[in-house]
Molecule: Guanidine-I riboswitch aptamer
Organism: Desulfocucumis palustris
RNA sequence: UUAAGGGUUUUAUAGGGUUCCGCAGUUUUUGAAAAAACUGGUCUGGACCGAGAUAAAACGCGCAGUUCAUCUGUGUAUACGGAAGGAUAAAAGCCUGGGAGAU
Numbered sequence: 001u002u003a004a005g006g007g008u009u010u011u012a013u014a015g016g017g018u019u020c021c022g023c024a025g026u027u028u029u030u031g032a033a034a035a036a037a038c039u040g041g042u043c044u045g046g047a048c049c050g051a052g053a054u055a056a057a058a059c060g061c062g063c064a065g066u067u068c069a070u071c072u073g074u075g076u077a078u079a080c081g082g083a084a085g086g087a088u089a090a091a092a093g094c095c096u097g098g099g100a101g102a103u
Stems, first nucleotide, its partner, number of pairs: 007059006015049002020046002022043001023040006060076006078098001080101001084096003
């Protein structure tokens, strides 16, 4: 200097908006209630999306041992990071992206 590898999935969370549900307001109708329409995420919510640089677990992989094709133990490090764009109803630590850059 170059190359390869630095894993996958699930669950939970930080966070996120507003299709659906709920909630609130207004209007129509009504004796009232209920229902419908419109508006509101600067509405706590249900549900939903959700982290490379958050967490846990399982699997996988490496090494060693072993009663031998099974099991056990151990390891799986480190990681500062724009702007702009994209998807979804819409947005985001989602994707672009261990990107551009920085050390």